[in-house]
Context: one part of a larger RNA
Molecule: large-subunit ribosomal RNA, domain I
Organism: Pseudomonas bharatica CSV86
RNA sequence: CGCAUACGGUGGAUGCCUUGGCAGUCAGAGGCGAUGAAAGACGUGGUAGCCUGCGAUAAGCUUUGGGGAGUCGGCAAACAGACUGUGAUCCAGAGAUCUCUGAAUGGGGGAACCCACUCAGCACAAGCUGAGUAUCUUGUACUGAAUACAUAGGUACAUGAGGCGAACCAGGGGAACUGAAACAUCUAAGUACCCUGAGGAAAAGAAAUCAACCGAGAUUCCCUUAGUAGUGGCGAGCGAACGGGGACUAGCCCUUAAGUUGACUUGAGAUUAGUGGAAGGCUCUGGAAAGUGCCGCCAUAGUGGGUGAUAGCCCCGUACACGAAAAUCUCUUGUCAAUGAAAUCGAGUAGGACGGAGCACGAGAAACUUUGUCUGAAUAUGGGGGACCAUCCUCCAAGGCUAAAUACUACUGACUGACCGAUAGUGAACCAGUACCGUGAGGGAAAGGCGAAAAGAACCCCGGAGAGGGGAGUGAAAUAGAACCUGAAACCGUAUGCGU
Numbered sequence: 001c002g003c004a005u006a007c008g009g010u011g012g013a014u015g016c017c018u019u020g021g022c023a024g025u026c027a028g029a030g031g032c033g034a035u036g037a038a039a040g041a042c043g044u045g046g047u048a049g050c051c052u053g054c055g056a057u058a059a060g061c062u063u064u065g066g067g068g069a070g071u072c073g074g075c076a077a078a079c080a081g082a083c084u085g086u087g088a089u090c091c092a093g094a095g096a097u098c099u100c101u102g103a104a105u106g107g108g109g110g111a112a113c114c115c116a117c118u119c120a121g122c123a124c125a126a127g128c129u130g131a132g133u134a135u136c137u138u139g140u141a142c143u144g145a146a147u148a149c150a151u152a153g154g155u156a157c158a159u160g161a162g163g164c165g166a167a168c169c170a171g172g173g174g175a176a177c178u179g180a181a182a183c184a185u186c187u188a189a190g191u192a193c194c195c196u197g198a199g200g201a202a203a204a205g206a207a208a209u210c211a212a213c214c215g216a217g218a219u220u221c222c223c224u225u226a227g228u229a230g231u232g233g234c235g236a237g238c239g240a241a242c243g244g245g246g247a248c249u250a251g252c253c254c255u256u257a258a259g260u261u262g263a264c265u266u267g268a269g270a271u272u273a274g275u276g277g278a279a280g281g282c283u284c285u286g287g288a289a290a291g292u293g294c295c296g297c298c299a300u301a302g303u304g305g306g307u308g309a310u311a312g313c314c315c316c317g318u319a320c321a322c323g324a325a326a327a328u329c330u331c332u333u334g335u336c337a338a339u340g341a342a343a344u345c346g347a348g349u350a351g352g353a354c355g356g357a358g359c360a361c362g363a364g365a366a367a368c369u370u371u372g373u374c375u376g377a378a379u380a381u382g383g384g385g386g387a388c389c390a391u392c393c394u395c396c397a398a399g400g401c402u403a404a405a406u407a408c409u410a411c412u413g414a415c416u417g418a419c420c421g422a423u424a425g426u427g428a429a430c431c432a433g434u435a436c437c438g439u440g441a442g443g444g445a446a447a448g449g450c451g452a453a454a455a456g457a458a459c460c461c462c463g464g465a466g467a468g469g470g471g472a473g474u475g476a477a478a479u480a481g482a483a484c485c486u487g488a489a490a491c492c493g494u495a496u497g498c499g500u
C1' cells in the first nucleotide's frame, strides 16, 4: 500500500412526518379613497431586539351583545407589578382616538422633512390651542379690460373630480420576431404593448334583420352546420353564414313611458359572536393503550383532528336543533321624491366620386357597414334581398332605455383531490421578495424534524475559571444531548487476518 472482517468518524441520501403550497367545487363579495385610500416612516410594553397589534387616549379607550375563569399577543422563559364572579382576559357589532409621509391638497422638498398665512379662543408678553388656506369641472352671485354695450379675465360660495386595486369589459392607438422552408402582398395579429373609460359584470339589444315564394321574429352564450361555402403571391394560410339543437327570455319610450335609483315603511330570510349536542368498562403486553382478550352501549352523530402506539362511546367536534342588543345585505308591501329627458319620428342624413378601414371575403363581377376630402336626395316615400335591371318578398335608417343566460377572481367562508411532501410543492413550510448582488431598472437565495413530557443533564473528575470529554442522574431509548428522528454512499481512520 492492497483485499477482507469488525468498530468508528465525516456526510446528510433514504424512510416516515407536515405548519406550507398547487388545482378545483359551492357560496359570498366584487371595490377602497379628500369623513384622507393602497403603501409606508417613526413611535408605542415595567423590557434590549424583531414580528404582531395599536397611534401621543398608542399590545390600547367607550359602549352594546356573547362568554364564564383565569388573564396581562408571539419568539420567550424568568423577574417585578397588576387585573379578575361588582364578570377580567377573550369573541362579535357600533363608536372615539388615529403622529408624519403618501392623490397629499397652504408653499416648498432630496417621501416620512423645512417654512408660512388667515380667522377664532386663551395669554401681560413670548406664545399656545382649534379651524381653514391646492388644482380642475359644473353652477350661482359679485366684479370687470383693450372697447360704448359686452366679452375675456378676477373674486366669493356651493358641488363633484383627482389616487390605488388581480383578472374580466368597451373604446382610441398599435408592433416585431415568426410562418411562407428566402422575401415584398400575406402571416404572426388587431396579438403583445400604450392610452382612456366603466361595471359587478361590461358590451350588444327589440329589425330600414334574415329567409325564399315556405316562413322566422331583439340581444348574448354553448353545440352543430364545418374545416363546409368561400377567400388566398389560389402559396403559407385565413375561414363564415343560412338552417338545426340548447342556455336564458322582456319588452318599451320620445305631449311625460317601460323602467332605474334613493328615503321611509310591512313582513320574511341571511351575514357578522355563540348555545345544547348520544354512547365503555375490566384484563394482558408495554415507558405509555387508543392495541390484544372479555363483556357492553350510542348512532339523523362511524366527516375530521387531538390525546404517551391504531379511540364511534377520553377531549374538540360531527348529525340535528336553537340563538342577536347592534350593524349590514337580499327579497317583499306601500308612500313619496329624483332620474329617465334627447327631443317631438330623426338632412349636410341616405346616396354618389376619390382614398382608406371593417365584414371569413387581399378591388375582385363585390353587394353590405364605416368615413378623411368633395358633393348631395325623397318625405309614404324610402332601404334590403351579394355587380346590375325587372317582378316579387321583406323591413322602416339617420333619436333613446332595457334584466337574464355570458367573462373574470386580488379578496372571504366551507369543502374536495388516483396533486407535492422540504433539490418536491409558490421564489418563499423557517421573520422571504428577506439576506445578498447591481448606480439603476432589476436579479434573488440557502435554511423544516430532540423527546410523550425539558424530565434540556444537580453533583463529581480531567482541562485554560476553556473547547471538549469521562462519571453520576433523567428518560422506553442519550450511538434521542441540543452540531439532537432515521442516518445510505463517496471520503478518512482504528483493530485483526492475509498478501506484497
Base pairs, nucleotide, nucleotide: 001499002498003497004496005495006494007493008492009491015485016449017448020420021419022417023416024415025414026413027412028411029409030408031164032163039101040100041099042055043054044053046079049075050074051073061095062094063093064092065091066090070083071082072081106115107114108113116133117132118131119130120129121128122127135161136160138158139157140156141155142154143153168199169197170196171195172194173193179186183233209216210215220247221246222245223244224243230238231237251401252400253399254346259339260338261337262336263335264334267331268330269329270328271327272326274322275321276320280295281294282293284291296313297312298302304316305315306314351375352374353373354372355371356370357369358368361386382395383394384393385392436443437442456484459471460470461469462468